[in-house]
Molecule: Guanidine-I riboswitch aptamer
Organism: Methyloradius palustris
RNA sequence: CAAAAAGAUCACUAGGGUUCCGUCUUUUGUUUUUAUAAAGAGUCUGGUCCGAGAGCGGUCGGCCAAAUUGAUUGGCUACACGGAGGGAUAAAAGCCCGGGAGAC
Repeated sequence: CAAAAAGAUCACUAGGGUUCCGUCUUUUGUUUUUAUAAAGAGUCUGGUCCGAGAGCGGUCGGCCAAAUUGAUUGGCUACACGGAGGGAUAAAAGCCCGGGAGAC
RNA backbone atom coordinates (compact mmCIF):
# COMPACT_ATOMS: atom_id res chain seq x y z
C1' C A 1 0.00 0.00 0.00
C1' A A 2 -3.94 -3.64 -0.99
C1' A A 3 -8.11 -7.77 -1.96
C1' A A 4 -11.80 -10.90 -0.14
C1' A A 5 -18.57 -15.16 -0.77
C1' A A 6 -16.03 -10.96 5.13
C1' G A 7 -22.54 -13.70 0.35
C1' A A 8 -28.10 -13.90 0.78
C1' U A 9 -32.26 -14.98 3.63
C1' C A 10 -35.55 -16.80 7.79
C1' A A 11 -36.57 -17.46 12.99
C1' C A 12 -34.91 -16.18 17.81
C1' U A 13 -32.01 -13.69 21.72
C1' A A 14 -29.07 -9.78 24.41
C1' G A 15 -30.56 -5.02 23.86
C1' G A 16 -34.20 -0.86 22.64
C1' G A 17 -37.90 2.58 23.06
C1' U A 18 -43.53 4.24 23.47
C1' U A 19 -47.43 4.77 17.97
C1' C A 20 -51.30 0.82 19.51
C1' C A 21 -53.08 -2.66 23.64
C1' G A 22 -52.55 -3.39 28.69
C1' U A 23 -50.94 -1.35 33.61
C1' C A 24 -50.50 2.73 37.06
C1' U A 25 -51.49 7.98 38.66
C1' U A 26 -54.47 12.43 38.62
C1' U A 27 -58.93 14.98 37.36
C1' U A 28 -64.14 15.11 35.89
C1' G A 29 -68.77 12.74 36.24
C1' U A 30 -71.69 8.93 38.55
C1' U A 31 -72.05 7.33 43.18
C1' U A 32 -70.24 4.52 47.49
C1' U A 33 -68.34 0.20 44.22
C1' U A 34 -67.35 0.17 40.40
C1' A A 35 -67.89 2.04 35.45
C1' U A 36 -67.10 6.09 31.62
C1' A A 37 -64.19 10.13 29.66
C1' A A 38 -59.80 13.31 29.53
C1' A A 39 -54.73 14.18 30.74
C1' G A 40 -50.12 12.20 32.31
C1' A A 41 -46.30 8.25 33.36
C1' G A 42 -41.51 3.73 29.82
C1' U A 43 -38.26 6.66 36.51
C1' C A 44 -44.49 0.61 34.03
C1' U A 45 -43.17 -6.27 34.92
C1' G A 46 -45.68 -6.81 30.12
C1' G A 47 -48.41 -7.99 24.64
C1' U A 48 -47.83 -5.79 19.61
C1' C A 49 -43.34 -3.28 17.57
C1' C A 50 -37.64 -2.43 16.26
C1' G A 51 -33.46 -5.60 16.81
C1' A A 52 -27.22 -7.41 16.07
C1' G A 53 -20.70 -7.51 10.87
C1' A A 54 -17.98 -8.38 15.54
C1' G A 55 -24.89 -13.05 19.43
C1' C A 56 -27.33 -18.09 18.55
C1' G A 57 -29.65 -21.54 15.21
C1' G A 58 -31.79 -23.01 10.28
C1' U A 59 -32.01 -22.82 4.85
C1' C A 60 -29.67 -21.50 0.41
C1' G A 61 -25.11 -20.17 -1.63
C1' G A 62 -19.43 -20.33 -2.22
C1' C A 63 -14.55 -23.23 -2.23
C1' C A 64 -11.79 -28.02 -2.18
C1' A A 65 -11.45 -33.34 -2.74
C1' A A 66 -13.29 -38.17 -4.08
C1' A A 67 -16.25 -41.23 -6.85
C1' U A 68 -18.36 -40.64 -11.28
C1' U A 69 -20.68 -38.46 -16.03
C1' G A 70 -24.28 -38.19 -12.37
C1' A A 71 -25.98 -34.65 -9.23
C1' U A 72 -23.91 -38.05 -4.80
C1' U A 73 -20.55 -38.20 -0.55
C1' G A 74 -16.92 -35.94 2.65
C1' G A 75 -14.34 -31.55 4.31
C1' C A 76 -13.84 -26.09 4.75
C1' U A 77 -16.61 -21.25 5.01
C1' A A 78 -11.39 -18.63 9.67
C1' C A 79 -10.71 -13.90 12.47
C1' A A 80 -13.20 -9.54 14.17
C1' C A 81 -10.95 -3.69 19.44
C1' G A 82 -13.89 0.52 18.04
C1' G A 83 -15.85 6.19 19.08
C1' A A 84 -17.98 11.09 18.31
C1' G A 85 -21.57 12.58 14.84
C1' G A 86 -25.66 11.93 11.58
C1' G A 87 -30.31 9.15 9.64
C1' A A 88 -35.14 6.30 9.71
C1' U A 89 -39.55 5.09 12.14
C1' A A 90 -44.28 6.93 17.09
C1' A A 91 -39.57 6.55 19.39
C1' A A 92 -35.01 4.48 20.73
C1' A A 93 -31.26 0.98 20.25
C1' G A 94 -25.93 -3.63 19.77
C1' C A 95 -30.94 -0.88 13.72
C1' C A 96 -28.68 2.06 9.14
C1' C A 97 -24.21 5.21 7.51
C1' G A 98 -20.51 0.89 9.28
C1' G A 99 -16.05 -5.02 9.16
C1' G A 100 -16.82 3.33 8.25
C1' A A 101 -12.97 7.19 10.98
C1' G A 102 -9.47 5.49 14.28
C1' A A 103 -6.67 1.59 17.07
C1' C A 104 -4.03 -3.23 17.09